[in-house]
RNA sequence: CCGUGCUAGACGGGGAGCUAGCGGUGCCCUGUAGCCCACAAUCCGCUCCAGUGGGGUCGAACUCCCCGCCGAGGCUUCGUCUUGUCCGGCCGUCGCCGGGUGCGCGGUGUUGACAGACUUGGCCCUGCGCAAAGCGCCUCCCGUAAAUCCCGUCAGGACCGGAAGGGAGCAGCGGUAGCGGAAUGGUGUCUUGUGCGGCAGACAGCCGGGUCCGAGCUGGCGGCUCGAAGGACGCGGGGAAGGCGCCGUCGAAGCGGGGUGCACGG
Numbered sequence: 001c002c003g004u005g006c007u008a009g010a011c012g013g014g015g016a017g018c019u020a021g022c023g024g025u026g027c028c029c030u031g032u033a034g035c036c037c038a039c040a041a042u043c044c045g046c047u048c049c050a051g052u053g054g055g056g057u058c059g060a061a062c063u064c065c066c067c068g069c070c071g072a073g074g075c076u077u078c079g080u081c082u083u084g085u086c087c088g089g090c091c092g093u094c095g096c097c098g099g100g101u102g103c104g105c106g107g108u109g110u111u112g113a114c115a116g117a118c119u120u121g122g123c124c125c126u127g128c129g130c131a132a133a134g135c136g137c138c139u140c141c142c143g144u145a146a147a148u149c150c151c152g153u154c155a156g157g158a159c160c161g162g163a164a165g166g167g168a169g170c171a172g173c174g175g176u177a178g179c180g181g182a183a184u185g186g187u188g189u190c191u192u193g194u195g196c197g198g199c200a201g202a203c204a205g206c207c208g209g210g211u212c213c214g215a216g217c218u219g220g221c222g223g224c225u226c227g228a229a230g231g232a233c234g235c236g237g238g239g240a241a242g243g244c245g246c247c248g249u250c251g252a253a254g255c256g257g258g259g260u261g262c263a264c265g266g
Stems, first nucleotide, its partner, number of pairs: 001266006009058003012030004020047005035055005064259006073250003078245006085238004091234004097227005103222003106218003116212008125201004129196003132192003135188004141181004150175004159166002
């Protein structure tokens, strides 16, 4: 130096979290390579360069070990920005509601306002009167009608009489008491959620007319002001999520440098 066979070792790594600590399953990041099987977050297995058990491939190197550079990404504090949430009216502005004022606009007013006084009318209420309607009654008319205890006339029949005739009397007929009905007229100690304005009263609630009076009245809109509530925007405070940034911390892949076995044979 070459060949063969082995061993150490490798067959991903990292972050947060969990943990006394380490690693794994789970979550996240990265890697042009996910060795395979089993265990495992009310955890699984270990003990200080720390997964356990079994199997396989490579195997002294571009794959192992150490140092450095670079640096994906994660995490803590801090700062800043954005979003959204809760609290605050004894913070601000605007808006809403109510009161005051009568400054501006408007409406109305010397064809006379407001307020007041006098007078009067109407609406509303009540009484009397009148009318209307309803109800009842009466005249008149029509109908019906009291078997007998209404009237008149009484066929037949019965009765009295020698006869003439007579008394009583059913049915029928006529009429009446009674009952019912229509129009007109008349009437009433009747009725009223109907009217009239004929007379009057009550009320002072509303509306209106006249006289006196002599210049304002009003509070609709705007302004100013006061008060109350808390709708919107802002402000302050609390806490949350996300973006960005500095410091710090951990740190994959990549790059560079250095280091590192055993046995046999030639």

The RNA shown here (Bacterial large signal recognition particle RNA) has 266 nucleotides and comes from a Candidatus Aminicenantota bacterium. It is recorded under the gene name ffs. It matches the Rfam family "Bacterial large signal recognition particle RNA". By type it is a non-coding RNA gene. Its family is annotated with SRP-dependent cotranslational protein targeting to membrane, signal sequence recognition and signal recognition particle, plasma membrane targeting in the Gene Ontology. Rfam's curators write: The signal recognition particle (SRP) is a universally conserved ribonucleoprotein involved in the co-translational targeting of proteins to membranes. The RNAcentral record of the sequence draws on ENA.